RNAcentral holds the sequence, with entries from ENA.
Predicted 3D model of a 74-nucleotide RNA (transfer RNA) from a Methanobacteriota archaeon.
The organism belongs to Methanobacteriota, within Archaea.
Rfam family: tRNA. The family's RNA type in Rfam is transfer RNA.
């Protein structure tokens, strides 16, 4: 400089052929249990889906830029 990849909850990560309400486990917070903690059950909170257009009836998904992380090529 070129091409590929990856960005979705505080943290790892799904997310199917574009359709509803964006999920899971971890963590937090409250609860039950317990003499008490831990563990286990059970509830909730938390997301401009990396940022800006565009298609489109409808966009995590599709096309353009842009950022930043990896990984190649020169």
């Nucleotide at each position: 400089g070129c091409u590929c990849u990856u960005a979705u909850a505080a943290c790892u990560c799904a997310g199917u052929u574009g359709g509803u309400u964006a999920g899971a486990g971890u963590g937090u917070g409250g609860u039950g249990c317990u003499u008490a903690u831990a563990a286990c059950g059970c509830c909730a909170a938390a997301g401009u889906c990396g940022c800006g257009g565009g298609u489109u009836c409808g966009a995590g998904c599709c096309c353009c830029g842009c950022u930043a992380g990896g990984a190649g090529c020169a």